The prediction has a mean pLDDT of 81. A computed fold for a 346-nucleotide part of an RNA from an uncultured bacterium, annotated as small-subunit ribosomal RNA, central domain. Its Rfam family is "Bacterial small subunit ribosomal RNA".
Context: one part of a larger RNA
RNA sequence: UUGGGUUUAAAGGGUGCGUAUGUGGCCCGUUAAGUCCGGGGUGAAAGCCCACAGCUCAACUGUGGAACUGCCCUGGAUACUGGUGGGCUUGAGUCCAUAUCAGGUUGGCGGAAUGGAACAUGUACAGGUGAAAUGCAUACAUAUCUUCCAGAACCCCGGAUUGCGUAUGCAACUGACUAGGCGGGUUCCGCCAUUGAGGCCCGCUAGCGUGUGGACCGAUCAGGAUUGGAAGCCCUGUAGUCCGCGCCUUUCCGAUGGGUUCUCGCUGGUGGCGUAAGACUGUCAGUGCCUCAGCGUAAGCGGUAAGUAUCCCCACCUGGGGAGCUCGCUCGCAAGUGGGGAGGUC
Numbered sequence: 001u002u003g004g005g006u007u008u009a010a011a012g013g014g015u016g017c018g019u020a021u022g023u024g025g026c027c028c029g030u031u032a033a034g035u036c037c038g039g040g041g042u043g044a045a046a047g048c049c050c051a052c053a054g055c056u057c058a059a060c061u062g063u064g065g066a067a068c069u070g071c072c073c074u075g076g077a078u079a080c081u082g083g084u085g086g087g088c089u090u091g092a093g094u095c096c097a098u099a100u101c102a103g104g105u106u107g108g109c110g111g112a113a114u115g116g117a118a119c120a121u122g123u124a125c126a127g128g129u130g131a132a133a134u135g136c137a138u139a140c141a142u143a144u145c146u147u148c149c150a151g152a153a154c155c156c157c158g159g160a161u162u163g164c165g166u167a168u169g170c171a172a173c174u175g176a177c178u179a180g181g182c183g184g185g186u187u188c189c190g191c192c193a194u195u196g197a198g199g200c201c202c203g204c205u206a207g208c209g210u211g212u213g214g215a216c217c218g219a220u221c222a223g224g225a226u227u228g229g230a231a232g233c234c235c236u237g238u239a240g241u242c243c244g245c246g247c248c249u250u251u252c253c254g255a256u257g258g259g260u261u262c263u264c265g266c267u268g269g270u271g272g273c274g275u276a277a278g279a280c281u282g283u284c285a286g287u288g289c290c291u292c293a294g295c296g297u298a299a300g301c302g303g304u305a306a307g308u309a310u311c312c313c314c315a316c317c318u319g320g321g322g323a324g325c326u327c328g329c330u331c332g333c334a335a336g337u338g339g340g341g342a343g344g345u346c
Base pairs, nucleotide, nucleotide: 004317005316006315007299008298012314014202016200017199022194023193025088026087027086028085029084030083031082033081034080035077036076037075038074039073040072041071042070049065050064051063052062053061054060091192093188095185096184100180103178104177105176106175107174108173110154114150115149116148117147118146120144121143163170164169208246209245210244211243217240223234224233257313258312259311260309262307265290267288268287270285271284272283273282294301295300319346320345329338331336
């Protein structure tokens, strides 16, 4: 390796782009490298295997044969794979017009709420809790009204098994720029495809560096209560939470890598097409529920597969713990990250 696996037992990389590599549509011609057939050479001896023979047998030994599945040369075969030439349109892409979306970047703008400032009304509490107290308030608070300022987040509409995005993720309104997919038409191109080791890009929160900002909330710290003791409760409140530029980790989960083919039905949303229009029905793509066959140890999966295929490619697993630790190396300001063991032990 023939011939195992990866939803939940160990095991899918966080995601994408893409290099090398592997694999790859239909038809015709050519070549004959792989492949197949014939012939020749070689494949030491011993050993293994077969037959016979010699030691009284055997082990052992001798003789002969077979085998040595390989390599080289040469002559052919041409279905398949490869090379090469030509053609094709179904894969992939392109074009046209229309819809669609919380897709992205950047700017503008709106109202509610909250906090603060000022004026006014007004007087003794207010706030908070299970109950209180700390803290606040006669230096006029809380409450009510008007005006102004600030930062952050966008109720309802419209919320939903909704939509978009490769993933993380994305929700007030609006301008500009910009991306993608789907449906319809079928213009052009003519395998241009698929996967993807390395590589590069992106990657919630927290945290770090630097510079703004700082309303709310709020780790830490301090205070008040409760309590046997308090991190839980309460009053203040720092970092942070926000923004610009760098850092890159997760139960980054569907615990399910990507691509292609085929496979009984029912039902509900989303975006198109089709019909003059509406309904019914139909048809693509996406998103849900149930289910036949089939699969699975089972739970369950079931055209969004965990079915089917000797399918193609990548990644990963090989008892538990030691251990995602140590050491060395890489990256990082640090926190730490990447890659990643062994012994004793059960």